[in-house]
Context: one part of a larger RNA
Molecule: large-subunit ribosomal RNA, domain II
Organism: Candidatus Altarchaeales archaeon
RNA sequence: GCCAGGGAGUGUAUCCAAGUGGCGAGAAUAAUCCUUAUUGGAGUAUUCAUAGGGAAACCAAAUAUCUGCAGUUUACGAGAGAUGAGGUGUGAAAGUGCCUUAAGUCACUUGAAUACGACCCGAAACCGGACGAUCUAACCCAAAAUAAGAUGAAGCCUUGGUAAUACGGGGUGGAGGUCUGUAGCGGUGCUGCGGGCAUGCGUUCGUGUAAUUUUGGGUUAGGGGUGAAAAGCCAAUCGAGUUCGGUGAUAGCUGGUUCCUGCCGAAAUAGGCUUAAGUCUAGUCUGAGAGGAGAUUACCAAGAAGGUAGAGCUACGGAUUUGGAAAUCCGGGGGUGAAAGCCUUCGCUUCCUCGUCCAACUCCAAAUAUCUUGGUGUCAUAGAAUCUUGGAAACGGCGGCUCUGGGGUAAGCUUGAGUUGCUAUGGGGGAACAACCCUUUCUGUAGUUAAGGUCCCUAAAUACUAUUUAAGUGUUAACGGGUAAAAAGUGUUAGUAAUCCGAGACAGCUGGGAGGUAUGCUUAGAAGCAGCAAUCCUUUAAAGAAAGCGUAAUAGCUCACCAGUCAAGAUUAUUAGCCUUGAAAAUGGACGGGGCUAAAAUAGUUACCGAUACUACAGACUUCUUUGUAUAAAGAAAGUGGUAGGCAGGCUUUCUUAGUGGGCAGAAGCUUCUUUGUAAAAAGGUGUGGACCAUUAAGAAAAGAGAAUCCUGGU
Numbered sequence: 001g002c003c004a005g006g007g008a009g010u011g012u013a014u015c016c017a018a019g020u021g022g023c024g025a026g027a028a029u030a031a032u033c034c035u036u037a038u039u040g041g042a043g044u045a046u047u048c049a050u051a052g053g054g055a056a057a058c059c060a061a062a063u064a065u066c067u068g069c070a071g072u073u074u075a076c077g078a079g080a081g082a083u084g085a086g087g088u089g090u091g092a093a094a095g096u097g098c099c100u101u102a103a104g105u106c107a108c109u110u111g112a113a114u115a116c117g118a119c120c121c122g123a124a125a126c127c128g129g130a131c132g133a134u135c136u137a138a139c140c141c142a143a144a145a146u147a148a149g150a151u152g153a154a155g156c157c158u159u160g161g162u163a164a165u166a167c168g169g170g171g172u173g174g175a176g177g178u179c180u181g182u183a184g185c186g187g188u189g190c191u192g193c194g195g196g197c198a199u200g201c202g203u204u205c206g207u208g209u210a211a212u213u214u215u216g217g218g219u220u221a222g223g224g225g226u227g228a229a230a231a232g233c234c235a236a237u238c239g240a241g242u243u244c245g246g247u248g249a250u251a252g253c254u255g256g257u258u259c260c261u262g263c264c265g266a267a268a269u270a271g272g273c274u275u276a277a278g279u280c281u282a283g284u285c286u287g288a289g290a291g292g293a294g295a296u297u298a299c300c301a302a303g304a305a306g307g308u309a310g311a312g313c314u315a316c317g318g319a320u321u322u323g324g325a326a327a328u329c330c331g332g333g334g335g336u337g338a339a340a341g342c343c344u345u346c347g348c349u350u351c352c353u354c355g356u357c358c359a360a361c362u363c364c365a366a367a368u369a370u371c372u373u374g375g376u377g378u379c380a381u382a383g384a385a386u387c388u389u390g391g392a393a394a395c396g397g398c399g400g401c402u403c404u405g406g407g408g409u410a411a412g413c414u415u416g417a418g419u420u421g422c423u424a425u426g427g428g429g430g431a432a433c434a435a436c437c438c439u440u441u442c443u444g445u446a447g448u449u450a451a452g453g454u455c456c457c458u459a460a461a462u463a464c465u466a467u468u469u470a471a472g473u474g475u476u477a478a479c480g481g482g483u484a485a486a487a488a489g490u491g492u493u494a495g496u497a498a499u500c501c502g503a504g505a506c507a508g509c510u511g512g513g514a515g516g517u518a519u520g521c522u523u524a525g526a527a528g529c530a531g532c533a534a535u536c537c538u539u540u541a542a543a544g545a546a547a548g549c550g551u552a553a554u555a556g557c558u559c560a561c562c563a564g565u566c567a568a569g570a571u572u573a574u575u576a577g578c579c580u581u582g583a584a585a586a587u588g589g590a591c592g593g594g595g596c597u598a599a600a601a602u603a604g605u606u607a608c609c610g611a612u613a614c615u616a617c618a619g620a621c622u623u624c625u626u627u628g629u630a631u632a633a634a635g636a637a638a639g640u641g642g643u644a645g646g647c648a649g650g651c652u653u654u655c656u657u658a659g660u661g662g663g664c665a666g667a668a669g670c671u672u673c674u675u676u677g678u679a680a681a682a683a684g685g686u687g688u689g690g691a692c693c694a695u696u697a698a699g700a701a702a703a704g705a706g707a708a709u710c711c712u713g714g715u
């Protein structure tokens, strides 16, 4: 791991509600006793109800009128609603609180609540009594052990030496928490090896006459011991040993919680809490009942209130830039003057002007949203709204879009409001993909479409019309899935504007491109072309006192300009489309892939494919209506996704009581097949097996297994 068996909402008491039953203005007995043999009787204490109000003393209640649902006799009308009246408390009164027009009680069953172990398993802990120092810590008693070598302290002897000591040399001697190193004790590195291990093995290493090591015996005990101190050790257990008990400690935390089908179907919000992993109340879900006509606000119209977005500021408050002017100094500096004063500059104030801002500014001022009324739509007497009551779950949410809300550089970020989806939702598309697009899912068969697609993988157009692109650009609706900017292009397409052009443009080719003159000055020289000044005239079809190359200076070659030739468009600016450059990431690589020059892009057209959508047919179930064959028949219009959860109806196991049956001519069990039922399941057949079993009506439960690091056994 697998298989088998076991394995989790139970019992008592109190209380609330619903269902069923008994009796009913009453209902029921409890303890206890008697009887029978498990039934019957007595027991009337007591409890609840029948009257309330008041702290108490105490006092103590109209079924009267109207409306009106179901129903029917169409004006009667249980219940219901409204008014009125009454009881009592309070108050001087007015008034106001509670109550009144009579249904309860007992038993059983089910669903909740509370107390108990309270659905099951699970702590770390806390307290008490015992047991431990054969491990280990320290100490005590009695014992044992330490190869060999090295070093050579004091003292002593001798000799030298001294006045005598001191001191020196040579010997002897054998000290030491001395050295090297066995046994022993230890355990540093390799962070070696490790299928031999709950601390081992190898090698290396430390110590090895001492604060040494070892043996046997003994003492100290759990908030206690012992500790050369590491919270170390106290029997593989130590920041408080082990064991038994309190004990089923407690756990707002984790995990698990066992058959089927049908109906409805949430919330992750608000407020409170030593509250934030929880819980209570409300909201939202569900069952039952009452109720008896409106509900909803999606759209349209009209009206109302408003101070947000925006905008504005010589409209206020506040902030704020430039320039100019004036006035006042009660201000500062400078100049002048004896002073008064005058001039100048800065500041302040005011006005004009230029340029800006504001959540706590507003002369202005939306959209949306909100409220009211009416209309349309939808739902509703086959019963809406609303109310009463039983039961919950939930109170960690998350994504898209809008407000281009607030915070943030930004985020699959955070925090809001609205809406929508996922959560709790399947199907088709998006390559794959909770929330993007289409669509909503009872069962079966067939057809038609949606989103999206139609070369192959792959169902359907190698469809059609007109353009564009040559970059494999592209072949990606969007998104988180990788995007692509500024700028540039004599790539290409389509426009717009201007200018030139058969009186010949533009480009090319042929020829001319002259004279005064080498202009003047400057300069060694300056001749179109170092530099400065000027830049005229003539001949001309045209030709600059020269746009460039060149020379020392000339020379020489071009250009502008002109003519000829040729022959029809040329040049410039600008706009738009596609394309290109701009364009960078780490294994080789992604349009889903192949591949494609359309199978790419733009605009349009017609077919086809394509889903649980829609349609048709058949069937099942739910709800409702009618009918005295009612668990049926006939019908109607809706419906049948679903987590938590509420409600309803069933299946199965074991036992008990009663009835009806089966069985050695083969029960149960096991095996496998078939049939029936939506299912839990049931029935039958074959084989095996060899003695009990089934069913109906009730009742009682230790009643359903795949999960709990579940338990036991097997393998």
Stems, first nucleotide, its partner, number of pairs: 001715006011116004016111008026048003032042003052059002064083004071076002085100006119256002122253001126246006137220009146210001148180003151176001155172006184207003189203002192201002222238001224234003259650006269282005285391006294379003298376007310364001311362002317358003323352004331346006397422007405415003426439004442619007452609003455594003461606001463605006474596002487581003491578010508565005514538003519533003544559001547558003620640003623636005651704001653701010669688002672685005